The RNA shown here (c-di-GMP-I riboswitch aptamer) has 86 nucleotides and comes from Halalkalibacter wakoensis JCM 9140.
RNA sequence: CGUACGAAAAGGCAAACCUGUUGAAAAAUAGGGACGCAAAGCCACGGGCCUAAAGCAAAAAGUGCAAUGGCGGCUGGGUUACCGAA
Numbered sequence: 001c002g003u004a005c006g007a008a009a010a011g012g013c014a015a016a017c018c019u020g021u022u023g024a025a026a027a028a029u030a031g032g033g034a035c036g037c038a039a040a041g042c043c044a045c046g047g048g049c050c051u052a053a054a055g056c057a058a059a060a061a062g063u064g065c066a067a068u069g070g071c072g073g074c075u076g077g078g079u080u081a082c083c084g085a086a
Base pairs, nucleotide, nucleotide: 005084006083012037013036017032018031019030020029021028022027035073041079042078043077045076046075047074048071049070050069055065056064057063
């Protein structure tokens, strides 16, 4: 110095919930707030999950199918990265 790993230290991010905005919804975003996280930084290529506006089918109850919508804090993977004990 690099890889692996994760003691310590310096920090970082921010779940649920509340408010505002966007959206058909899932959800996203800004502020507050901390459940937690060594990548809980970034990326929808694979698996999985969520929603179902438009559309199709049936029907008059408001049903079923289904992403082109979404989830990276579900996971595989790719990529970048602070510190340095065992």
Overview: Taxonomically the source falls in Halalkalibacter wakoensis (Bacteria, Caryophanales, Bacillaceae, Halalkalibacter).